[in-house]
RNA sequence: GCUGCUGUAGCUCAAUGGAUAGAGCAAGCCCGUCCUAAGGGCUAGGUUGGAGGUUCGAUUCCUCUCAGCAGCA
Repeated sequence: GCUGCUGUAGCUCAAUGGAUAGAGCAAGCCCGUCCUAAGGGCUAGGUUGGAGGUUCGAUUCCUCUCAGCAGCA
């Protein structure tokens, strides 16, 4: 230098163009218990790496760009 893959909550990951982006763990509160624990409930937490485009509608499709990883040279 070229090519490919990945990027979504604090962490690990879903969501193959459709209504409000979800789950587990972690966090806070509560129930529970004589006290703990197990177990359960609720709450908060997101510019979906960034910018632009297509579309009635984009996490998803296209372009550019950033970061990481891999391959080739």